[in-house]
Molecule: Guanidine-I riboswitch aptamer
Organism: Synechococcales cyanobacterium C42_A2020_086
RNA sequence: ACUUGGCGCUUCUAGGGUUCCGGUUUGGCCCAAUCGGUAACUAGGUUGACCGAUGGGCGAAGCGGCUGGUCCGAGAGAAGCAAGCUGGCGCUAUGGUUCGGUGCAUUAUUCGCUAGCCACACGGCGGGAGAAAAGCCCGGGAGAG
Repeated sequence: ACUUGGCGCUUCUAGGGUUCCGGUUUGGCCCAAUCGGUAACUAGGUUGACCGAUGGGCGAAGCGGCUGGUCCGAGAGAAGCAAGCUGGCGCUAUGGUUCGGUGCAUUAUUCGCUAGCCACACGGCGGGAGAAAAGCCCGGGAGAG
């Protein structure tokens, strides 16, 4: 200098929008009680009818500059786990140290336990997915230093 492969997972947070829930606004339908009004009849008044308001039920549409629940969610955020590396201890298995065998010892790999390490990181535009958006993905990219 070139080439190839790897750089993981879980939970949470910053953040995000609006599929669903909730909230809110505007209509619709139904129920029944109260109040008010209108019309009819009338000696008076009452019943019934209609309209409106209040109350309850059902459902529709809009709104995320609706706090929220569900949901998405960080390479450069957090915690933990795994992998990797280093040291120690043990000893499962295999090989070496032999003229040869066994054993001890030692050594290498593997295995188990244990302690630690696990760095650094400025970053668009634009596009993509899903309901939609985002610090998600393209992307430790382009670019800059």